[in-house]
Context: one part of a larger RNA
RNA sequence: UUGUGGUUAAAAAGCUCGUAGUUGAACCUUGGGCCUGGCCGGCCGGUCCGCCUCACCGCGUGCACUGGUCCGGCCGGGCCUCUCCCUCUGUGGAACCCCAUGCCCUUCGCUGGGCGUGGCGGGGAAACAGGACGUUUACUUUGAAAAAAUUAGAGUGCUCCAGGCAGGCCUAUGCUCGAAUACAUUAGCAUGGAAUAAUGAAAUAGGACGCGCGGUUCUAUUUUGUUGGUUUCUAGGACCGCCGUAAUGAUUGAUAGGGACAGUCGGGGGCAUCAGUAUUCGGUUGUCAGAGGUGAAAUUCUUGGAUUUACCGAAGACUAACUACUGCGAAAGCAUUUGCCAAGGAUGUUUUCAUUAAUCAGGAACGAAAGUUAGGGGAUCGAAGACGAUCAGAUACCGUCGUAGUCUUAACCAUAAACUAUGCCGACUAGGGAUCGGGCGAUGUUUUUACUUGACUCGCUCGGCACCUUACGAGAAAUCAAAGUGCUUGGGCUCCAGGGGGAGUAUGGUCGCAAGGCUGAAACUU
Numbered sequence: 001u002u003g004u005g006g007u008u009a010a011a012a013a014g015c016u017c018g019u020a021g022u023u024g025a026a027c028c029u030u031g032g033g034c035c036u037g038g039c040c041g042g043c044c045g046g047u048c049c050g051c052c053u054c055a056c057c058g059c060g061u062g063c064a065c066u067g068g069u070c071c072g073g074c075c076g077g078g079c080c081u082c083u084c085c086c087u088c089u090g091u092g093g094a095a096c097c098c099c100a101u102g103c104c105c106u107u108c109g110c111u112g113g114g115c116g117u118g119g120c121g122g123g124g125a126a127a128c129a130g131g132a133c134g135u136u137u138a139c140u141u142u143g144a145a146a147a148a149a150u151u152a153g154a155g156u157g158c159u160c161c162a163g164g165c166a167g168g169c170c171u172a173u174g175c176u177c178g179a180a181u182a183c184a185u186u187a188g189c190a191u192g193g194a195a196u197a198a199u200g201a202a203a204u205a206g207g208a209c210g211c212g213c214g215g216u217u218c219u220a221u222u223u224u225g226u227u228g229g230u231u232u233c234u235a236g237g238a239c240c241g242c243c244g245u246a247a248u249g250a251u252u253g254a255u256a257g258g259g260a261c262a263g264u265c266g267g268g269g270g271c272a273u274c275a276g277u278a279u280u281c282g283g284u285u286g287u288c289a290g291a292g293g294u295g296a297a298a299u300u301c302u303u304g305g306a307u308u309u310a311c312c313g314a315a316g317a318c319u320a321a322c323u324a325c326u327g328c329g330a331a332a333g334c335a336u337u338u339g340c341c342a343a344g345g346a347u348g349u350u351u352u353c354a355u356u357a358a359u360c361a362g363g364a365a366c367g368a369a370a371g372u373u374a375g376g377g378g379a380u381c382g383a384a385g386a387c388g389a390u391c392a393g394a395u396a397c398c399g400u401c402g403u404a405g406u407c408u409u410a411a412c413c414a415u416a417a418a419c420u421a422u423g424c425c426g427a428c429u430a431g432g433g434a435u436c437g438g439g440c441g442a443u444g445u446u447u448u449u450a451c452u453u454g455a456c457u458c459g460c461u462c463g464g465c466a467c468c469u470u471a472c473g474a475g476a477a478a479u480c481a482a483a484g485u486g487c488u489u490g491g492g493c494u495c496c497a498g499g500g501g502g503a504g505u506a507u508g509g510u511c512g513c514a515a516g517g518c519u520g521a522a523a524c525u526u
Base pairs, nucleotide, nucleotide: 004497005496006495007478008477012494014366016364017363021359022358023357025252026251031081032080033079034078035077036076037075038074039073040072041071042070043068044067045066046065047064048062049060050059051058087131088130089129090128091127096122097121098119099118100117101116102115103114104113105112136198137197138196139193140192142190143189151182152181155165156164167176168175169174208245209244210243212242213241214240215239216238218236219235220234256356257353258352259351261348262347264345265344269341270340271339272338275319276318279315280314281313282312283311284310286308290301291300327334328333371412372411373410374409375408376407381405385401386400387399388398423493424492425491427485428484430469431468432467435464436463437462438461439460440459441458442457444456445455446454473480474479499526500525501524508519509518510517511516
């Protein structure tokens, strides 16, 4: 691994990118015909045997023998169908064919059959040796090889057995059966196969082939009476040019992926700009005794005019109603107007590239709130703190104040019930009506004076956020169109968990200014 689980019981990294790794679309020889070998079965016989019978017929088919121009199945081999599966040189010589011929049988007949003999006759990859060259593996078959003991298992009356490799027999100067066999997985060797999975080749042709032609260059056996030198011829490497041969040579274009283009879409992002009311504060104004706040109160503010009314101004935050089982974004998240900047999805497409892909250790970007550092800003709210209440007590809940913070810039931090507590990619399995975005359509409606546009209505279609109903299915159930296609278990890839505590602790490492993060035990206990 076969063969566990991961919504809620332990367990999907917050999210995305991405290297190594793992995995990865289809396509290239298939069909048909002929001949032939082996095995098995059936059918039809014949001979032998047994039974029955006067005999024929019949029965048994007996793990007896044997034939068939018969039929079927399985396993091969060869040839042909445009078909290199088949390299070259030697040695070698089987089958088969041809010619001549002896004997036997046969025929009208060198007609046909059988047993032979001969031929420097043809023919010829069974085998051996040497060269020149060659796509490479995985997989699988068979074989050799692979200690014994052990294991399985054969034989054998250790009296049985666990065990042992013994033993058994005459006619005993001895004879004789054994001490099997199987399994033995990775790697390696040899061998048959060629499906499946990789891999290679010809695109700037430095491509293939040819008794082709011509150059360049290297080597030197043999023969020229011998030895030496030089040069040809010849033989064999290598390289180049020309010519010729050829159907000369580029697989599809994945309801895989990337790119281009078109009109869109969105509360996606960044920068600037604009607006809105509210809050608090300030100024002016009117009135007069209370106002706040609460369960009830009090702390608090008030004739120096609080609260409240009206009109102005300032500041900093926020973006109500519209706002939805609606949209966008990888997630975190995103909602006033307008402009600019780059980006993105979906749709459409008789566009293009041609495997470019999927998922991902290590690595990287982003990452609410809180927190940290340095500036700015500080309206509101408000940890800490103070006070008033409540209370047995209240270091709380309620109230009045209020620092850090909340906002912003520049840098850190890297965690959340970062939740859909549900990884990503791909396929299939079921019915429905809505809705958002794109596209297509209709004698449709409306706007108009008409067409094109718009806006509606109704269909179809791709892609979203969800929902309803059912359960073929799943599940411990709750429930779930995925949590289905799982004992009928295997589509690809990654991460994580293994009773509760101790403990996300100690220690070590590493990151951080710190707070802390990541990695992460054990003793002991139950």